This is a predicted structure of a 350-nucleotide part of an RNA (small-subunit ribosomal RNA, central domain) from a wastewater metagenome.
The full RNA is in RNAcentral, with records from SILVA.
The coordinates come from a structure-prediction model, not an experiment, and the mean pLDDT is 86.
Context: one part of a larger RNA
RNA sequence: CUGGGCUUAAAGGGUGCGUAGGCGGCCCCGAAAGCGUCGUGUGAAAGCCCCCGGCUCAACCGGGGAAAUGCACGGCGAACUGCGGGGCUUGAGAAAACUAGGGGCUGACAGAACAGUAGGUGGAGCGGUGAAAUGCGUAGAUAUCUACUGGAAUGCCGAUGGUGAAGACGGUCAGCUGGGGUUUUUCUGACGCUGAGGCACGAAAGCGUGGGGAGCAAACAGGAUUAGAUACCCUGGUAGUCCACGCCGUAAACGAUGCACACUAGACCGGUGCCGCUCUGACGCGGUAUCGGUCGCCGUAAAAACAGUAAGUGUGCCGCCUGGGGAGUACGGUCGCAAGGCUAAAACUC
Numbered sequence: 001c002u003g004g005g006c007u008u009a010a011a012g013g014g015u016g017c018g019u020a021g022g023c024g025g026c027c028c029c030g031a032a033a034g035c036g037u038c039g040u041g042u043g044a045a046a047g048c049c050c051c052c053g054g055c056u057c058a059a060c061c062g063g064g065g066a067a068a069u070g071c072a073c074g075g076c077g078a079a080c081u082g083c084g085g086g087g088c089u090u091g092a093g094a095a096a097a098c099u100a101g102g103g104g105c106u107g108a109c110a111g112a113a114c115a116g117u118a119g120g121u122g123g124a125g126c127g128g129u130g131a132a133a134u135g136c137g138u139a140g141a142u143a144u145c146u147a148c149u150g151g152a153a154u155g156c157c158g159a160u161g162g163u164g165a166a167g168a169c170g171g172u173c174a175g176c177u178g179g180g181g182u183u184u185u186u187c188u189g190a191c192g193c194u195g196a197g198g199c200a201c202g203a204a205a206g207c208g209u210g211g212g213g214a215g216c217a218a219a220c221a222g223g224a225u226u227a228g229a230u231a232c233c234c235u236g237g238u239a240g241u242c243c244a245c246g247c248c249g250u251a252a253a254c255g256a257u258g259c260a261c262a263c264u265a266g267a268c269c270g271g272u273g274c275c276g277c278u279c280u281g282a283c284g285c286g287g288u289a290u291c292g293g294u295c296g297c298c299g300u301a302a303a304a305a306c307a308g309u310a311a312g313u314g315u316g317c318c319g320c321c322u323g324g325g326g327a328g329u330a331c332g333g334u335c336g337c338a339a340g341g342c343u344a345a346a347a348c349u350c
Stems, first nucleotide, its partner, number of pairs: 004321003007304002012318001014201004021194003025088006033081002035077008049065006091191001092188003095184005103177007110154001114150008125136002162169002206247006215241002220236004258317006266295012299306002323350003332343004
């Protein structure tokens, strides 16, 4: 370099936006860079290949030819790619009306539970376990009633359900705000797809500063268990969990399945919008668009399985893999306050 792959065998980047680059819809015209064809020049000799010849043959050698798939220039062609010009609307986008939603940010408020504080009743236990003990309690606990304070999380609805690019998002109301869908087919007229670098977002834990701290709870202490028990069980309990601002940048960040477009039997369920049955409303049925899901042919696959949400058939672009261990380590670089992240070997060994 060619070839083969990436759900589970090694392999899809955590996710998006987007620069360069790569790729790019329909019709017409032009020029002719790529492309095709013809010609000219050149492509040293030797060698390879073909023919003839010389050593008795051959190796070897001599002569001639062909070839040298290349390069340059010129003529011609115009389907395709590129370029220039003109046009188009189906890709893409915009507009208007309608519409569903835990999409995001900020603020206010609510009820249940829990803990604490104060008070009332009450009077010996409570708590906890396999059984116990540590612990709490006559300085009045547990239980029960009242009031207040505090922090965190939002039961039922709730789903096989919804939204978001992913992470993720769930009490109610208000304000601000992103995206999606449907209908009309009004407008722009290829404005598109992908995307190395780059930029932004990115669960939990962790870090910095300042708050907050009810419950839970690494560490830690005690009680048990046990041969031991640095555990599992129990009683406590600090970081943390919560808020603001700033870092970190990783996860089985999973659908272990990159994004976009097109095509390829059916059947069924759910969400949302629109249309029809229908004069109006509800419901129902049917159709359509979109989203989520179950089954199932063709096909694919090592199989499990996938099967219009493909792992089928194709196209474009990116990322990644190349036996196990050593190792996602060392060294170097870079980012970070640190923890550490990213990039990433070799010796040796099986």